About this RNA:
This is a predicted structure of a 73-nucleotide RNA (transfer RNA) from an archaeon.
């Protein structure tokens, strides 16, 4: 320098062909216990790396940029 993949909740990851974003773990509350853990129930938490474009509508398509991983030189 070039190719490919990735960048979504605190962490690890989903989100089939564009249609108002979910799970597990963690966190908070309640139940259960003498108490803790485990378990059960409920809840908070992201507008999706940044900027722009297409569209009635974009995490999901297009362009530019940034970062990470990997391969080649």
């Nucleotide at each position: 320098g070039g190719g490919c993949u990735c960048u979504u909740a605190g962490c690890u990851c989903a989100u089939c062909u564009g249609g108002u974003a979910g799970a597990g773990c963690g966190c908070c509350g309640c139940g259960u216990u003498c108490g803790c853990a485990a378990c059960g129930c409920g809840g908070a938490g992201g507008c999706g790396c940044c900027g722009g474009g297409u569209u009635c509508a974009a995490g999901u398509c297009c362009c530019g940029g940034a970062g990470a991983g990997u391969c080649c030189a």
Background:
Its Rfam family is "tRNA".